[in-house]
Molecule: transfer RNA
Organism: marine eukaryotic metagenome
RNA sequence: UGUGUGGCUCAAUGGUAGAGCAACUGCCUUGUAAGCAGUAGAUUGGGGGUUCGAUUCCCUCCACA
Numbered sequence: 001u002g003u004g005u006g007g008c009u010c011a012a013u014g015g016u017a018g019a020g021c022a023a024c025u026g027c028c029u030u031g032u033a034a035g036c037a038g039u040a041g042a043u044u045g046g047g048g049g050u051u052c053g054a055u056u057c058c059c060u061c062c063a064c065a
Stems, first nucleotide, its partner, number of pairs: 001065004007021004015052001023039005045061005
């Protein structure tokens, strides 16, 4: 100085945190995979501050490079 956000890889210009893959359920198949439809899963590394409102701005600590 940079990074830290579902199991993994990554988004999100201060205004209800999303996507892909993975997982699960159903359909399909003799069965598996693929395909199709759907479901669930995040105290956004911890603490504090600013603000009507913070993943986002500020301070500090932690981990990694």